[in-house]
Molecule: transfer RNA
Organism: Elusimicrobiota bacterium
RNA sequence: GCCCCCAUCGACUAGUGGCUAGGUCGCGGCCCUUUCAAGGCCGAAGGACGAGUUCGAAUCUCGUUGGGGGCA
Numbered sequence: 001g002c003c004c005c006c007a008u009c010g011a012c013u014a015g016u017g018g019c020u021a022g023g024u025c026g027c028g029g030c031c032c033u034u035u036c037a038a039g040g041c042c043g044a045a046g047g048a049c050g051a052g053u054u055c056g057a058a059u060c061u062c063g064u065u066g067g068g069g070g071c072a
Stems, first nucleotide, its partner, number of pairs: 001071007010025004018055001027043005048064005
């Protein structure tokens, strides 16, 4: 230098055009308990960035950034 793959709550992840963006752990509150743990209920927290296509984009296209791999 060229090619390929990946990027979603704090962590791990689901989702392949029409979501309120779901789940587990963690975090906070309440209930329960004499207290703690366990358990139950509720909540906060998210699409790497920019542009394009589309009536509609986490999802498709292009670019940028970051990470991983291969060739030279």